About this RNA
Transfer RNA from Stegodyphus mimosarum, 73 nucleotides, folded computationally. Model confidence (mean pLDDT): 82 of 100. Rfam family: tRNA. Its family is annotated with triplet codon-amino acid adaptor activity in the Gene Ontology. The family's RNA type in Rfam is transfer RNA. The sequence is in RNAcentral, with records from Ensembl Metazoa and Rfam.
RNA sequence: GCUUCUGUGGUGUAGUGGUUAUCACGUGCGCCUCACACGCGCGGGGUCCUCGGUUCGAUCCCGGGCGGAAGCA
Numbered sequence: 001g002c003u004u005c006u007g008u009g010g011u012g013u014a015g016u017g018g019u020u021a022u023c024a025c026g027u028g029c030g031c032c033u034c035a036c037a038c039g040c041g042c043g044g045g046g047u048c049c050u051c052g053g054u055u056c057g058a059u060c061c062c063g064g065g066c067g068g069a070a071g072c073a
Base pairs, nucleotide, nucleotide: 001072002071003070004069005068006067007066010025011024012023018056027043028042029041030040031039049065050064051063052062053061
C1' cells in the first nucleotide's frame, strides 16, 4: 500500500428499521454477619466512534473520516 472484518455504560456483550437500548462482571446503598467474604434486594452509569446520505422513522441500511484486528504484498 491492497483486501476483508470490526467499533454499543468502566470491561465483555445481546439487539436484522418503530414506544423506556439487553444481560453478565464491576460499582454505590441497604439487608444478612461480632466483622469480612458469599448470598439477597434496590439504584447510578450509554449523546450506540465521528460526519453526511437513504427513509415518515436509523444502534441497525449506504458513503467519507478516525481507531482496532486478520490476511496479502